[in-house]
Context: one part of a larger RNA
RNA sequence: GGAAGAACGCUAGCGGCAGGCCUUAUACAUGCAGGUCGAGGGGCAGCAUUUACUUCGGUAAAUGGCGACCGGCGCACGGGUGAGUAACGCGUAUGCAACCUACCUUUAACUGGGGCAUAGCUCGAGGAAACUCGAAUUAAUUCCCCAUAGUACAUUAUAAUAUCUCAUGAUAUAAAUGUUAAAGAUUUAUCGGUUAGAGAUGGGCAUGCGUCUGAUUAGUUUGUUGGUAAGGUAACGGCUUACCAAGACUACGAUCAGUAGGGGGUCUGAGAGGAUGAUCCCCCACACUGGUACUGAGACGCGGACCAGACAUCUACGGAUGGCAGCAGUAAGGAAUAUUGGGCAAUGGGCGCAAGCCUGACCCAGCCAUGCCGCGUGCAGGAUGACGACCCUAUGGGUUGUAAACUGCUUUUAUAUAGGAAGAAAAUACUCUUGCGAGAGGAUCUGACGGUACUAUAUGAAUAAGGACCGGCUAACUCCGUGCCAGCAGCCGCGGUAAUACGGAGGGUUCAAGCGUUUUCC
Numbered sequence: 001g002g003a004a005g006a007a008c009g010c011u012a013g014c015g016g017c018a019g020g021c022c023u024u025a026u027a028c029a030u031g032c033a034g035g036u037c038g039a040g041g042g043g044c045a046g047c048a049u050u051u052a053c054u055u056c057g058g059u060a061a062a063u064g065g066c067g068a069c070c071g072g073c074g075c076a077c078g079g080g081u082g083a084g085u086a087a088c089g090c091g092u093a094u095g096c097a098a099c100c101u102a103c104c105u106u107u108a109a110c111u112g113g114g115g116c117a118u119a120g121c122u123c124g125a126g127g128a129a130a131c132u133c134g135a136a137u138u139a140a141u142u143c144c145c146c147a148u149a150g151u152a153c154a155u156u157a158u159a160a161u162a163u164c165u166c167a168u169g170a171u172a173u174a175a176a177u178g179u180u181a182a183a184g185a186u187u188u189a190u191c192g193g194u195u196a197g198a199g200a201u202g203g204g205c206a207u208g209c210g211u212c213u214g215a216u217u218a219g220u221u222u223g224u225u226g227g228u229a230a231g232g233u234a235a236c237g238g239c240u241u242a243c244c245a246a247g248a249c250u251a252c253g254a255u256c257a258g259u260a261g262g263g264g265g266u267c268u269g270a271g272a273g274g275a276u277g278a279u280c281c282c283c284c285a286c287a288c289u290g291g292u293a294c295u296g297a298g299a300c301g302c303g304g305a306c307c308a309g310a311c312a313u314c315u316a317c318g319g320a321u322g323g324c325a326g327c328a329g330u331a332a333g334g335a336a337u338a339u340u341g342g343g344c345a346a347u348g349g350g351c352g353c354a355a356g357c358c359u360g361a362c363c364c365a366g367c368c369a370u371g372c373c374g375c376g377u378g379c380a381g382g383a384u385g386a387c388g389a390c391c392c393u394a395u396g397g398g399u400u401g402u403a404a405a406c407u408g409c410u411u412u413u414a415u416a417u418a419g420g421a422a423g424a425a426a427a428u429a430c431u432c433u434u435g436c437g438a439g440a441g442g443a444u445c446u447g448a449c450g451g452u453a454c455u456a457u458a459u460g461a462a463u464a465a466g467g468a469c470c471g472g473c474u475a476a477c478u479c480c481g482u483g484c485c486a487g488c489a490g491c492c493g494c495g496g497u498a499a500u501a502c503g504g505a506g507g508g509u510u511c512a513a514g515c516g517u518u519u520u521c522c
Base pairs, nucleotide, nucleotide: 001522002521003520004519006518007517008516009515010514013375014374015373016372017371018370019368020367021333026331027330028329030328031327032326035073036072037071040070041069043066044065047064048063049062050061051060052059053058080286081285082284089211090210091209092208093207094206095205096204099203100202104199105198106197107196108195109194110193111192112146113145114144115143122135123134124133125132126131152179153178154177155176156175160173161172162171163170164169184191185190186189212258213257214256219249220248221247224246225245226244227243228242229241230240231239261283262282263281264280265276266275267274268273288309289308290307291306292305311322312321313320314319339365341364342363343362347361348359349358350357351356378409379408380407381406391398392397414459415458416457417456418455419454423449430441431440432439433438466511467510468509469508470507471492472491473490477506478505479504480503481502487494488493
């Protein structure tokens, strides 16, 4: 000098953009943060409308629609945090002839027949509650069975032939046997279902190289290292097990200990390098602590389940319930970090044929000079260099100072009034065409922000300047007070009677809505 997720002191007019618990991965009151589909199903608790009946209480039916329930898809995304991890975790470059992939796209084929249940509802029982138990009965795109498959899988088969590969081998082809599939819905031209192949996307696994400190850590290892066989997995593999061998790593630092999420980047620097990993993006790990699996295309699952533990809450003492490192918010800790706000209008996501519903993702607003950027606090004239006051003085005067008064001008900003956006039609829906990929068309609707931004008019200099410093480094000097005292200080050093260094004043210098101090990095 530069920089900061900063803090503190004094001060403070406005706007735009960005950022905002770095400490206790401490504990959490309250609300919200994941649903959706009635075009899968039986139904009808509640609501609205209509009709009929009525003992005027209601009852029944239909339609709209729909609580709870069965079923489907989603809940593995999105959002948070950085505790752990020195590791194939991350980065980079490769490989899988050792793999999986719901939804989506494409290709081919199919969608036939039958059956058993169980929620709900009803009845009964238990319990303070949470909730639970029994009986009867019923549906489906729930579940099961059968049929159907030159394509999938397995076997015959370590086959044959062909092609390919460095290679274990891979691919293709004829045949036989065996196994495995389906579901329907509606507003009737759409949405689905099953099988197989391919693609896309996402993931899994393996390998080379790189990746902090310590030797006052020198030896470490027994599923350990390798082999055979079996099991397991989507898949290779000591991944697991049995048996066999005795190996494997290490001074090019094993093991142990400490510290730490990694990267793109960020700061600094001429560069090399050093420091760093907030915000944004990618990857990883975690979800009260530890463990376990279930479901599923995908998890060993933040707002799912089970077990154990600590903690907390309710209790009728028999038992139950909970997990903010989601968004707000509270307590505690701390030098220190915001609102228990608005909206789904846009973008994106889930479900749905759609309308639409949900979305603390997101878009906005609120708070904070935390930072960066921009604007303003007026401009021109005006000397008797005015009066007065302050300060200095050689007592003549000098300074404050064109500063003021005064005259003229302007109106950013401010205040008031009026007008007033873009972001939104490009989507969806509708109509038409269609090669079903898409294209064309015109009309209606939709804005949280927000009566905001912006524009116009009116008023009137009106509403707006401070901080630090002035011995040298370092731009800026005098007087008074004090008298090695009180004090200053980044370094050198000032102060013991004329202190440009302390305190005050006048004057000055410098930055400016900021200025200084402290901390940290280069």
Molecule: small-subunit ribosomal RNA, 5' domain
Organism: unidentified marine bacterioplankton